The prediction has a mean pLDDT of 84.
A computed fold for a 94-nucleotide RNA from a Chloroflexota bacterium, annotated as c-di-GMP-I riboswitch aptamer.
The model forms 95% of the base pairs in the Rfam consensus.
RNA sequence: CAUCGUCCAGGGCAAACCCGUCGCGAGGCGGGGACGCAAAGCACGGGACCUCGAGAAGUCGUCCUGAGGACUCGAGGGCGCCCGAGCUGCCGGU
Numbered sequence: 001c002a003u004c005g006u007c008c009a010g011g012g013c014a015a016a017c018c019c020g021u022c023g024c025g026a027g028g029c030g031g032g033g034a035c036g037c038a039a040a041g042c043a044c045g046g047g048a049c050c051u052c053g054a055g056a057a058g059u060c061g062u063c064c065u066g067a068g069g070a071c072u073c074g075a076g077g078g079c080g081c082c083c084g085a086g087c088u089g090c091c092g093g094u
Stems, first nucleotide, its partner, number of pairs: 002094004012037002017032006035080001041087002044084004049077007059067002
């Protein structure tokens, strides 16, 4: 330098769940807690997902200010869902 995570050391992060708090909500933050993670470090693009608001095809009801709603638009949310690419980084193997 390249590549890998089978092995070693010291550590790091923290899902579900619980408590507190903020938010209409998805969820955020703090504490507890560990299922996992070798980038589950940082920043970003595309898609998917979730929430709220507005609209809405077909459908059901059957004459009614109804039910429900694929999908569309707007505003938001998480990323530990997938893909892509950037920067940085511990230990060790080859």
Its Rfam family is "c-di-GMP-I riboswitch aptamer". Its family is annotated with cyclic-di-GMP binding in the Gene Ontology. NCBI's taxonomy places the organism under Bacteria, Bacillati, Chloroflexota.